[in-house]
Context: one part of a larger RNA
RNA sequence: UUGGGCGUAAAGAGCUCGUAGGUGGCUGGUCACGUCUGCCGUGAAAGCCCGCAGCUUAACUGCGGGUCUGCGGUGGAUACGGGCCGGCUAGAGGUAGGUAGGGGCAAGCGGAAUUCCUGGUGUAGCGGUGAAAUGCGCAGAUAUCAGGAGGAACACCGGUGGCGAAGGCGGCUUGCUGGGCCUUACCUGACGCUGAGGAGCGAAAGCGUGGGGAGCGAACAGGAUUAGAUACCCUGGUAGUCCACGCUGUAAACGUUGGGCGCUAGGUGUGGGACCCUUCCACGGGUUCCGUGCCGGAGCUAACGCAUUAAGCGCCCCGCCUGGGGAGUACGGCCGCAAGGCUAAAACUC
Numbered sequence: 001u002u003g004g005g006c007g008u009a010a011a012g013a014g015c016u017c018g019u020a021g022g023u024g025g026c027u028g029g030u031c032a033c034g035u036c037u038g039c040c041g042u043g044a045a046a047g048c049c050c051g052c053a054g055c056u057u058a059a060c061u062g063c064g065g066g067u068c069u070g071c072g073g074u075g076g077a078u079a080c081g082g083g084c085c086g087g088c089u090a091g092a093g094g095u096a097g098g099u100a101g102g103g104g105c106a107a108g109c110g111g112a113a114u115u116c117c118u119g120g121u122g123u124a125g126c127g128g129u130g131a132a133a134u135g136c137g138c139a140g141a142u143a144u145c146a147g148g149a150g151g152a153a154c155a156c157c158g159g160u161g162g163c164g165a166a167g168g169c170g171g172c173u174u175g176c177u178g179g180g181c182c183u184u185a186c187c188u189g190a191c192g193c194u195g196a197g198g199a200g201c202g203a204a205a206g207c208g209u210g211g212g213g214a215g216c217g218a219a220c221a222g223g224a225u226u227a228g229a230u231a232c233c234c235u236g237g238u239a240g241u242c243c244a245c246g247c248u249g250u251a252a253a254c255g256u257u258g259g260g261c262g263c264u265a266g267g268u269g270u271g272g273g274a275c276c277c278u279u280c281c282a283c284g285g286g287u288u289c290c291g292u293g294c295c296g297g298a299g300c301u302a303a304c305g306c307a308u309u310a311a312g313c314g315c316c317c318c319g320c321c322u323g324g325g326g327a328g329u330a331c332g333g334c335c336g337c338a339a340g341g342c343u344a345a346a347a348c349u350c
Base pairs, nucleotide, nucleotide: 004321005320006319007304008303012318014201015200016199017198021194022193023192025088026087027086028085029084030083031082033081034080035077036076037075038074039073040072041071042070047067048066049065050064051063052062053061054060091191092188093187094186096183097182098181099180103177104176105175106174107173108172109171110154115149116148117147118146119145120144121143125136126135162169163168206247207246208245209244210243211242215241216240220236221235222234223233258317259316260315261314262313263312266295267294268293269292270291271290272289273288274287275286276285277284299306300305323350324349325348332343333342334341335340
């Protein structure tokens, strides 16, 4: 390479948008580019394959046929793919009416708690542990009451519940703003899907400048433990954690499962909508669409398991894998302030 694969064996890019490209609904016409077919030319010889013949045989050689899968020309076919012209509405998008939501951004506000400060009450301990000690306390701590300051996070509700593409999102109010779902079937008329490059978003930690700093707390210090204890436990505690702006661009960024469309038994919860029945209402029963769980059949799977939210049956597009170590390393390039990131080998070795 052919082929085979990617939930757990190697393998789905962290996510989205989107360029090129690939691919693409129903229907009429047209062209005849792909496609199919007849004929003509060419496809040197040798070779190769089949047959026959010649050297006593074979190798070898000669003759005939085939191959030479191709290319060009010409005549024809038009189902499928394609180009062009036209029509359609089931895909896609829009209009109209509803609707749920911790979706995002900004501003403001609230209560509980911790800590600190001031004052009152009050006295000898507090704290901490397996036990202790370091630590705090007669300069009055701990406890308790009142007042004040400040920062961070939002108990209950809270839920295999909701929203978001992912990262992620949770006190309340207001403003700005994105997306979804349902109903309607009024409009556009294939406008779709995917997406190499590319662009944007992207937890935590980390970095730059400035601010902030209650609690927590890498580093660090002390106390313990221990043979030792650069740890686990305890007392402290700096960066950080928070805010603004700018970088970084990684992760067990996980459902370890790329995206889209269609098809293929059910049962049972739960969130959102529409409709019907019932009903005084709240409830309740049923149908249907969208989401989110559990169980389970066929089928699939090495097994585990998956099973209308597929890992089943198919089609389209992208990414990725190819024994372990060396190594996600070196070198080079690009990016970054740095830390480092992206791309990515080989020798050698088993």